[in-house]
Molecule: small-subunit ribosomal RNA
Organism: uncultured bacterium
C1' cells in the first nucleotide's frame, strides 16, 4: 500500500464485501506451567447470615463476674473490706473522610483559564488570659404500663455537661470625622474560659478561652468549550430591572413589599430524544472518528419522594422526621427494616469470582500512651479473560523400513518423519534447606519465591483453514439432493468451493465463530469530493438579515505576528536510565503537551474611526432597434352557419369501408348577410424580456437594453437564508361568449379482442373579465456577479475610419450562431455567450427500490401543492463510450431470391422412408432449411442389435500359468433333439524346424485364476469424420500510427471485378488463412507410340479391316502448343477496368470437377472405428429354433406409372458411350406363347461376351374412362436359394379398379442446361420405381431489381449480449414479509385550572407548663424576663378532580409496497418496438 464484485470487453460512477488492529467480551473445540493484570457491560431487580464505625477511665458519677480476706449461718448460703474492672449511663472527639454505584442530570454539572462578597474542627504561626460563683439532668434507686419496640411518674447525683458574674489588648456592633480605596481615628454599647495527669514540687505534658496570621479543605460568581432532531418556532409574569428590606458564612429576583415592561431566540430559544463530565482508552500517517471499565480528579445518588435537626462541615450509605410501595414480627393495639460497602443467595442474561487469612506492611479514627477498630488496604482461592516468559526434547539416522494416499503400475508422497543408537533435565514431581519485605520489635502472605540434591524422554498438542480475494491439491462419496456461503458464487454422475481422507497452509496453550469500535472509505472530503449527460443549480426575478468587497493617506491594535510570565495535577503516552534471569511489570529522571490567562512588543494584511480619489456602481444630455408590457380601436383571408339564385344525384371519408349529409335538392356554384376564433406571405440558427412567453394595423400609456458625449455623485457595490412578486398548459370558482378544433361520451370500422390508433359526430375546454392554483423534459438537463486567457468565418442593432460611394473594405461596443488552439473532460463534448483559469455569494448530492410515498406541519374551494422520512429489500442501480448481433431504419450490391419461361409437388394407384398407433417384438439412430428412396451400394435364414423359447459359462474371440493329447481337418453312418448341443462309429491324411533328446514351435483337450465379452449408458466427458452458413468474400497478424482504455487504423473512401480482382487515394507499411492461379475432364492442333482404324495408298479375299502391308487419317495414351484485354477502335483519371472489332478451335474466368477461410450450430455420430468415465459378470456375454425389422383407422416426405392422339399398339430399321466379366460374362445351335431351360465356342478382355440401345420411321385406332390407364384378384408358370407361409423377382392367361391434368400452398432448371430417351455399374444367390455413372435427341426465357428468401460492404438508433426465438411492463390468482390508516382500547411523560395538605422551617399566638438570670420576699414563695407544649397560618410532598398535548402497545377490517425456478391475460417500453419516446 490495497483487493474482489455491474459489462461480451472497456473507462467512469457508485455501493456493498474482504485484507488490519482492539475488546471489562461471550460461545464452539482443546488445554502443561508461571509472573503480571482483569473480572455484573444485563435488573439504581429483590435480598437470608456474617463482617465494613468506633474510641477515650489521662473528662465524670457508679460499678457486674471472678479472687484474697473478715464476719454471720438453718450451712443453702448472707454479709463487709480489699482487689478487680466487664457491660450500659453523662461528656469529648470521630461518624460529612474511605468504601459503592451513575439513577438523575444538556446543567457553571464537567473540562479550561479567570474572579471576589466568604466559611474552614483537628494542625501550624504570633499576642493575650484561664478569676469567682450557681442550678439541672441520665445512670442509679422506687412504683408503674406494654406482647414486643419502647416507655411513664417520683426521689438521689458528678463531670472538661449547663449557666450567670467579674476582667477584655486585641475582636464584634455604633454616632461623628479624615482619607480614592484599603484604612485611620473619637464616642456609646457588647461578648470568654475546664479541668486533667505526673512530679524531684522548680514544673513538665495534654488540654480550655479570645484575637492574628498561615496552611488544607470548601462556598458563590464570569469568559470559553461540551451530543442529535426545526416533522420542536416561538419562550418567559419572580418573568427581566430598580428601591426598600428579609434571609444567608457570604453576593445575588434566594425571598418579600412597592414601581417600571422588560428578558431569551434562526450565531437555534422554548420543547422531544438520548448521556455522568475529564486525565485518558482504542484506532488513525495526520486530521479525525469511536469511546469515557480497571487507575487518578470533579458531579450526582444511597428503596422511592419531601423535609429539617446536629455539626467547623450534612439536609447526612450503614442518623431522624413524613408520606409511598415493598418484606418481615405482632398477643392486631402496634412495631421492624433498607448490600449501588466485602463476602454471599435469588432473578435477569451470552456473560463475570470466596459466605477466605490478616491488620505484618501503607493508611484512617479515637486516645499522653499502651493499644483498641478499620471487607480502606495487604494477601490467598476461583477464571486461558488478556498480555508477557517457557516447555512439551536434543543429536544421529536411507533398507528412504512398515502402514497410508495418489499413480501414467514405473513410482511418487507422508519423510529424517519413526524405530535405532547417542545426549540433555528447563517446566512438573520428590527429598532438603530456606529469604528480602522490619529503621529497635512486630510476617497474613508462607515453609512461599530462591537455592542445593534425585530419577526419568520421562507428565504436557492443538485449532482453523486449502475456487478467486488469499498461503496451502489430489483421491473417494453424494448429484441442484445433502449441504457450503464474508463478497463473487459452488452442488442439476469425473465438484481442487458440499462430506471423508491422504496430503498441505497459517497459528500455538491456544484456535476459530460471533457481536462491537476505529481503519481501509477521499463513500460527509478542515486537511480532502462534487453538481451539461452518473445522485445532485432553486422556474424566474426583487430584497431583509448575513458572508464578501476598488484606489491612495493617516490614526487605533480587536484579528494577526513575535518575546517574557503563569497555567495546562498525578499516573498514562514519549525519551534516557535502573530493578525482578527476560519481558509483560514495577520504578527515577527528563522532555513535551497544538490550549486559556497575563504582559512587553510589531503595524504589513483583515477590522474599526478620520478626511480623500475616480477606474467599480449610478445619474446627465444626445441618439437608436425592437412579436417587452398594458389598455382602446380597426382591417382582410379562411371556416362554420342562414338566406336566395344556378344546378341534379350523388356527397363525404378511407389501405379499403361504413356510419354520416343528399331528390323535403345535398355535394359543386354565384350573390348577400351573421359570428366567433387566429393573424398567410413577411419570417430569417432574426428581434425583445428576468423566466415564463411575445407576431395583422392604428393609438395612448409605460418597463428594460445599445450607441455617442465625459458634465455630475463619490464605493453608493457583488451575492442573498428566510420573505414577497412573477410565473405554459391543464384545472377550479362567478358571470358572459361560442366559429372552429375537440377530453369524456355515441356511431362505424379494424382486430382474436379494440373500452386504442382511422372515419363520422360531439360536450366540458379552448376566448373575456375579476379571483384561485403554483406546477413542468418551466432544458442550454449548464445559478448570480466580476476580472483574465489564440483565432476564423457568419448574422442583428449603433458609432468611428478609407476609398474607385445604389457599393466595398478596416476598425470599435453591445447581442446572437457555427467552427476551432491551449486548457478541462470518464468519455460524450466544452471552448472569449467555458464544461478553461481564478475570486465572492447562494441553491444542491451522497448506492438502487420502499418513495417524492406515509405521518405530522403549513398552502388550497377542490384537484393537490411543499417541506419530508422508516421498516423492508437488492449487489447492483447508473453514465459515456467499444465491438457485435438485431430493426416491421437509411444506402449500395449479389444469388433461378423474385420477375420472364419450361416442366414438376400438393389430387389418382403403386413403390419406398418416417410420424402414429398397434405388437411377446414390430432393434437402434437421423427431426427446420442442414431428419424422412437418410446410416441401408440389397432384412426370407444369415444379417439382426429386438421378442418368444431352449441351451453354454475363462466362455465364439486375445495373453499369461499347469497338466495331458498330438496335430488340425475331411467324408460317411447311426442314436436323441426345433436346433444349437450331447453321445457312438467307419474311412482318409499323419505338421514344420532339429544339435535328433517329446528338444523347441505349433495345435487339440481339460483344471483354477487373472481375465474375456458387451450394438449396454454418457456425442452434454471426448479423438476422428461429416453436414450447414457457403465457392459465400471474407477472417486475421507484425510493426507503426490514435485512443486513458475496450478497440480503432490497415479492412474505410472513389472507381472495377465473379472475388478484401486490380487501381487511385489515405497514418500507414507490409504479411498470413481464404479468392484466383497450379491439378483432373473436355473443346483445337503438333509430336511420340500403334495386333483398333483406313482402304486414304498397294496386294489378296470366301467380300467381313478378313488376310498381307501400312500409321495418313478417327481413335487410345504419353508429351506439348495455344487465350495474355496480346493487337486495333471507343470508354475510363492518361489507371485498373468495361465495350466492340480482328484473329482464332476456343475468347474477356472457354464449359466441367477436385479444392470448403477464421469461425456458428454443447449440429450428427460411443451402432463404423477409436477412447475417458459409468454400469453387466451362470448375464446387459455366448450359441440355436422360430418370429419380427414387411403390422395399418390415418398423417406427411420421396418417388414411379399415368390420366392419353407431341399418344397407344402393331411393324421396319438406323447411329452411342460408361461399364462389367472366372463359383463369372455366356456368343451360336435348339426347345418354350413366355419367363426360361438344354447345349457350350470364346474371353481374365481397344480381340471374346454382356450388348438389343431407345426416343426414330411408316401404318393403325379418332376423343371414348377408350386399343388410354394399369391398380387389385384368380389361376398356371419361371429362376434364385438348404428353405420363398409370414416375406423374393419374373412369365403368361384372366380380372381391369382409382385416376379426364389435381385447393390453398410448393420445387428444380439460365444450355448442349430444362425436357425427353435408352444404356451402364455397385450391392448382390435373388431381389430397385433408390442410389452412381453413360451417351442420344435437344428448347424456351431473363424487361428488370419494387417485392418475398438468403448473403456481402457502409451507416444509423438500441434497456438485446443465452444476442429479436432477444428484452420487458402492468392487472389478477397463491404464499411470505415488514409498513399507513383504523372504531377504540391499554400505559407512560407532561400542562393548566382548582381540592387536599403529613412531616418540618418559618411567622404569629400563647389562658396550660416552665431549675439557673433580674426584682420583690414573711425565704415557704409571689412578679419579670426568656423558653416549651397546644393553637392559628404562609409555603410544600403524596394523594384527589377536571380538561388537554404527546409517546409507545394492541386492534375486526382495510390501503398500497417487498419478496418468492417453470401460474392468468394482454403487449405498453428498447431497433421508426410496428400510433415516435417522455415531462
Nucleotide at each position: 500500500a490495497g483487493a474482489g464484485u455491474u459489462u461480451g470487453a472497456u473507462c467512469c460512477u457508485g455501493g456493498c464485501u474482504c485484507a488490519g488492529a482492539a475488546c471489562g467480551a461471550a460461545c464452539g473445540c482443546u488445554g502443561g506451567c508461571g509472573g503480571c493484570a482483569u473480572g455484573c457491560c444485563u435488573a439504581a431487580c429483590a435480598c437470608a447470615u456474617g463482617c465494613a464505625a468506633g474510641u477515650c477511665g489521662a473528662a465524670c458519677g457508679g460499678g457486674a463476674a471472678g479472687c484474697g480476706g473478715g464476719g454471720c449461718u438453718u450451712c443453702g448460703g448472707c454479709u463487709c473490706c480489699g482487689u478487680g474492672g466487664a457491660g450500659a449511663g453523662u461528656g469529648g472527639c470521630g461518624c460529612a473522610c474511605g468504601g459503592g454505584u451513575g439513577a438523575g442530570u444538556a446543567a457553571c454539572g464537567c473540562g479550561u483559564g479567570g474572579g471576589a462578597a466568604c466559611c474552614u474542627g483537628c494542625c501550624c504561626u504570633g499576642g493575650a488570659g484561664u478569676g469567682g460563683g450557681g442550678a439541672a439532668c441520665a445512670a442509679c434507686c422506687g412504683c408503674u404500663g406494654g406482647a414486643a419496640a419502647c416507655g411513664g411518674c417520683g426521689g438521689c447525683u458528678a463531670a472538661u455537661a449547663c449557666c450567670g458574674c467579674a476582667u477584655a489588648c486585641g475582636c464584634c456592633c455604633u454616632c461623628g470625622c479624615c482619607u480614592u480605596a484599603u484604612g485611620g481615628u473619637u464616642u456609646g454599647g457588647g461578648g470568654a474560659a475546664a479541668g486533667g495527669u505526673c512530679u524531684u514540687c522548680g514544673g513538665g505534658c495534654c488540654g480550655c478561652u479570645c484575637c492574628u496570621g498561615g496552611a488544607u479543605g470548601g462556598u458563590c460568581c464570569c469568559g470559553c468549550g461540551u451530543c442529535c432532531g426545526a416533522u420542536u418556532a416561538g419562550c418567559u409574569u419572580g418573568u427581566u430591572g430598580g428601591c426598600g428590606g428579609g434571609g444567608u458564612a457570604a453576593c445575588g429576583g434566594c425571598c418579600c413589599a412597592c414601581c417600571a415592561a422588560g428578558g431569551c431566540g434562526a450565531u437555534g430559544a422554548u420543547c422531544g430524544g438520548u448521556a455522568g463530565c475529564u486525565g485518558g482508552u482504542c484506532u488513525g500517517a495526520g486530521a479525525g472518528g469511536a469511546u469515557g471499565a480497571u487507575c487518578a480528579g470533579c458531579c450526582a445518588c444511597a428503596c422511592u419522594g419531601g423535609g429539617a435537626c446536629u455539626g467547623a462541615g450534612a439536609c447526612a450509605c450503614g442518623g431522624c422526621c413524613c408520606a409511598g410501595a415493598c418484606u418481615c414480627c405482632u398477643a392486631c393495639g402496634g412495631g421492624a427494616g433498607g448490600c449501588a460497602g466485602c463476602a454471599g443467595u435469588g432473578g435477569g442474561g451470552a456473560a463475570u469470582a470466596u459466605u477466605g487469612g490478616a491488620c505484618a506492611a501503607u493508611g484512617g479514627g479515637c486516645g499522653c500512651a499502651a493499644g483498641c477498630c478499620u471487607g480502606a488496604u495487604c494477601c490467598a482461592g476461583c477464571a486461558a479473560u488478556g498480555c508477557c516468559g517457557c516447555g512439551u526434547g536434543a543429536g544421529u539416522g536411507a533398507a528412504g523400513a512398515a502402514g497410508g494416499c495418489c499413480u501414467u503400475a514405473g513410482g511418487g508422497u507422508u519423510g529424517u518423519a519413526a524405530a535405532u543408537c547417542u545426549c540433555u533435565u528447563u517446566c512438573a514431581c520428590c527429598c532438603g534447606u530456606g529469604a528480602a519485605g522490619a529503621u529497635g520489635a512486630u510476617g497474613a502472605c508462607g515453609g512461599u519465591a530462591g537455592c542445593g540434591g534425585g530419577a526419568g524422554a520421562a507428565g504436557a498438542a492443538g485449532c482453523c483453514c486449502c475456487g478467486g480475494c488469499u498461503a496451502a491439491c489430489u483421491c473417494c462419496g453424494u448429484g441442484c439432493c445433502a449441504g457450503c456461503a464474508g463478497c463473487c458464487g459452488c452442488g442439476g454422475u469425473a465438484a481442487g468451493a458440499c462430506g471423508g481422507a491422504g496430503g498441505g497452509g497459517g497459528c500455538u496453550a491456544g484456535c476459530g465463530u460471533u457481536g462491537u469500535u476505529c481503519g481501509g472509505a477521499a463513500u460527509u472530503a478542515c486537511u480532502g469530493g462534487g453538481c451539461g449527460u452518473a445522485a445532485a443549480g432553486g422556474g424566474c426575478g426583487c430584497g431583509u438579515a448575513g458572508g464578501c468587497g476598488g484606489c491612495a493617506c493617516u490614526g487605533c491594535a480587536a484579528g494577526u505576528c513575535a518575546g517574557g510570565c503563569g497555567u495546562g495535577a498525578a499516573a498514562g503516552a514519549c525519551c534516557c536510565g535502573g530493578g525482578c534471569u527476560c519481558a509483560a511489570c514495577c520504578u527515577g529522571g527528563g522532555a513535551g503537551g497544538u490550549g486559556c490567562g497575563c504582559u512587553u512588543g510589531a503595524g504589513a494584511c483583515u477590522g474599526c474611526g478620520g478626511a480623500g480619489c475616480u477606474g467599480g456602481a449610478g445619474u446627465c444630455c444626445g441618439g437608436g432597434a425592437g412579436a417587452g408590457g398594458u389598455g382602446a380601436g380597426u382591417g382582410g383571408a379562411a371556416u362554420u352557419c342562414c338566406c336566395a339564385g344556378u344546378g341534379u344525384a350523388g356527397a363525404g371519408g378511407u389501405g379499403a369501408a361504413a356510419u354520416u349529409c343528399g331528390u323535403a335538392g345535398a355535394u359543386a356554384u354565384u350573390g348577400g348577410g351573421a359570428a366567433g376564433a387566429a393573424c398567410a406571405c413577411c419570417a430569417g440558427u432574426g428581434g425583445c424580456g428576468a423566466a415564463g412567453g411575445c407576431g395583422g394595423c392604428u393609438c395612448a400609456c409605460u418597463g428594460g437594453c445599445c450607441c455617442g458625449g465625459c458634465a455630475c455623485u463619490g464605493a453608493c457595490g457583488c451575492u442573498g437564508a428566510g420573505g414577497c412578486g412573477c410565473g405554459a398548459a391543464a384545472g377550479c370558482g362567478u358571470g358572459g361568449g361560442g366559429a372552429g378544433c375537440a377530453a369524456a361520451c355515441a356511431g362505424g370500422a379494424u382486430u382474436a379482442g379494440a373500452u386504442a390508433c382511422c372515419c363520422u359526430g360531439g360536450u366540458a375546454g379552448u376566448c373575456c373579465a375579476c379571483g384561485c392554483c403554483g406546477u413542468a423534459a418551466a432544458c442550454g438537463a449548464u445559478g448570480u456577479g466580476u476580472g483574465c486567457u489564440a483565432g476564423a468565418c457568419g448574422u442583428c442593432g449603433g458609432g468611428g475610419g478609407g476609398c474607385g460611394u445604389a457599393g466595398c473594405u478596416c476598425u470599435u461596443c453591445g447581442g446572437u450562431g457555427u467552427c476551432g488552439c491551449a486548457g478541462c473532460u470518464a468519455a460524450c463534448g466544452c471552448a472569449u455567450u467555458a464544461a478553461g483559469c481564478a475570486c465572492a455569494c447562494c441553491g444542491c448530492c451522497u448506492g438502487g427500490g420502499g418513495a417524492g410515498u406515509a405521518c405530522g406541519g403549513c398552502c388550497g374551494c377542490a384537484a393537490g401543492g411543499u417541506u419530508a422520512a422508516a421498516a423492508c429489500u437488492c449487489a447492483a442501480a447508473g453514465g459515456a463510450a467499444u465491438u457485435g448481433a438485431c430493426g416491421g431504419g437509411g444506402g449500395c450490391c449479389c444469388g433461378c431470391a423474385c420477375a420472364a419461361g419450361c416442366g414438376g409437388u400438393g389430387g389418382a394407384g403403386c413403390a419406398u422412408g418416417u410420424g402414429g398407433u398397434u405388437u411377446a417384438a414390430u432393434u437402434c439412430g437421423a427431426u427446420g432449411c442442414a431428419a424422412c428412396g437418410c446410416g441401408c451400394a440389397g432384412a426370407a435364414c444369415c444379417u439382426u442389435a429386438c421378442c418368444a423359447g431352449c441351451c453354454c459359462u475363462u466362455g465364439a474371440c486375445a495373453u499369461g500359468u499347469c497338466c495331458g493329447u498330438c496335430g488340425c481337418g475331411g467324408u460317411c453312418c447311426c442314436g436323441g433333439g426345433a436346433g444349437a448341443c450331447c453321445g457312438g462309429g467307419a474311412c482318409c491324411u499323419u505338421c514344420g524346424g532339429u544339435u535328433c533328446g517329446g528338444c523347441c514351435g505349433g495345435a487339440c483337450g481339460g483344471a483354477a485364476c487373472a481375465c474375456a465379452g458387451g450394438u449396454g449408458c454418457u456425442g452434454c466427458a471426448u479423438g476422428g469424420c461429416u453436414g450447414u452458413c457457403g465457392u459465400c468474400a471474407g477472417c486475421u497478424c507484425g510493426u507503426g500510427u490514435c485512443g486513458u482504455g475496450a478497440g480503432a487504423u490497415g479492412u474505410u473512401g472513389g472507381g472495377u471485378u465473379a472475388a478484401g480482382u486490380c487501381c487511385c487515394g489515405c497514418a500507414a507499411c507490409g504479411a498470413g488463412c481464404g479468392c484466383a492461379a497450379c491439378c483432373c475432364c473436355u473443346a483445337u492442333c503438333u509430336u511420340c507410340a500403334g495386333u483398333u482404324g483406313c482402304c486414304a495408298u498397294c496386294g489378296g479375299u470366301u467380300c467381313g479391316g478378313c488376310c498381307g502391308g501400312g500409321c495418313a487419317c478417327u481413335c487410345u495414351g504419353g508429351a506439348g502448343a495455344g487465350a495474355c484485354c496480346g493487337c486495333c477502335g471507343g470508354u475510363g483519371a492518361u489507371a485498373a477496368g468495361c465495350c466492340g472489332g480482328a484473329g482464332g478451335a476456343a475468347g474477356g474466368c472457354g464449359g466441367g470437377g477436385a479444392u470448403g477461410a477464421c469461425g456458428u450450430c454443447a449440429a450428427g455420430u460411443c451402432c463404423u472405428c477409436a477412447u475417458g468415465g459409468c454400469c453387466c459378470u451362470u448375464a446387459u456375454g455366448g450359441g440355436c429354433u422360430g418370429g419380427g425389422c414387411u403390422a395399418c383407422a390415418c398423417a406427411c416426405g420421396u418417388g414411379c406409372c399415368a390420366c392419353a392422339a407431341u399418344g397407344g399398339c402393331g411393324a421396319c430399321u438406323a447411329c452411342a458411350g460408361u461399364g462389367g466379366g472366372a463359383a463369372g460374362c455366356g456368343a451360336c445351335g435348339g426347345g418354350g406363347c413366355g419367363a426360361c431351360c438344354c447345349u457350350g465356342a470364346g474371353c481374365g478382355g481397344a480381340u471374346c461376351c454382356c450388348c438389343a440401345a431407345a426416343a426414330g420411321u411408316c401404318g393403325u385406332c379418332u376423343c371414348a374412362g377408350u386399343u388410354c390407364g394399369g391398380a387389385u384378384u384368380g389361376c398356371a408358370c419361371u429362376c434364385u436359394g438348404c428353405a420363398a407361409c409370414u416375406c423374393g423377382a419374373g412369365u403368361g392367361c384372366a380380372u381391369g379398379a382409382a385416376g379426364u391434368c389435381g385447393g390453398a400452398a410448393u420445387c428444380g432448371c439460365u444450355a448442349g442446361u430444362a425436357a425427353u430417351c435408352g444404356c451402364g455399374g455397385a450391392u448382390c444367390a435373388g431381389c430397385a420405381u433408390g442410389c452412381c455413372g453413360c451417351g442420344g435427341u435437344g428448347a424456351a426465357u431473363a424487361c428488370g431489381u419494387u417485392c418475398c428468401c438468403g448473403g456481402g460492404c457502409c451507416u444509423u438508433g438500441u434497456a438485446c449480449a443465452c444476442a429479436c426465438c432477444g428484452c420487458c411492463c402492468g392487472u389478477c390468482a397463491c404464499a411470505c414479509c415488514a409498513u399507513g390508516g383504523g372504531a377504540g382500547u391499554u400505559g407512560g411523560c407532561u400542562u393548566g385550572a382548582c381540592c387536599c395538605g403529613a412531616a418540618g422551617c418559618c411567622g404569629g399566638u400563647g389562658g396550660g407548663c416552665u431549675a439557673a438570670c433580674c426584682c420583690g420576699u414573711u425565704c415557704g414563695c409571689g412578679g419579670g424576663a426568656g423558653g416549651c407544649a397546644g393553637c392559628c397560618g404562609u409555603c410544600c410532598a403524596c394523594g384527589g378532580u377536571c380538561a388537554g398535548g404527546u409517546u409507545a402497545g394492541c386492534g375486526a377490517c382495510u390501503g398500497g409496497g417487498g419478496u418468492g425456478a417453470a401460474g392468468u391475460c394482454g403487449u405498453a417500453a428498447c431497433a421508426a418496438g410496428g400510433u415516435a419516446a417522455c415531462c